[in-house]
RNA sequence: GCCGCAGUAGCGUAGGGGUAGCGCACGUCCUUGGUAAGGACGGGGUCGUGGGUUCGAUUCCCACCUGCGGCACCA
Numbered sequence: 001g002c003c004g005c006a007g008u009a010g011c012g013u014a015g016g017g018g019u020a021g022c023g024c025a026c027g028u029c030c031u032u033g034g035u036a037a038g039g040a041c042g043g044g045g046u047c048g049u050g051g052g053u054u055c056g057a058u059u060c061c062c063a064c065c066u067g068c069g070g071c072a073c074c075a
Base pairs, nucleotide, nucleotide: 001071002070003069004068005067006066007065010024011023012022013021018055026042027041028040029039030038048064049063050062051061052060
């Protein structure tokens, strides 16, 4: 330099056009003499960045950034 894959909540991840869920963690409550475990409810997301297409983009297209892998090149 070229190609591919990935980037979504504090962490791990699903969703691939109709406005984002799950688990863990976190908060409140129940239960206990108290803790742990268990149960109920709840908060938390510019969906990597910037453009484009569209009535509508996390999803499709382009560029860029970061990480991982492969190939090539130089010495």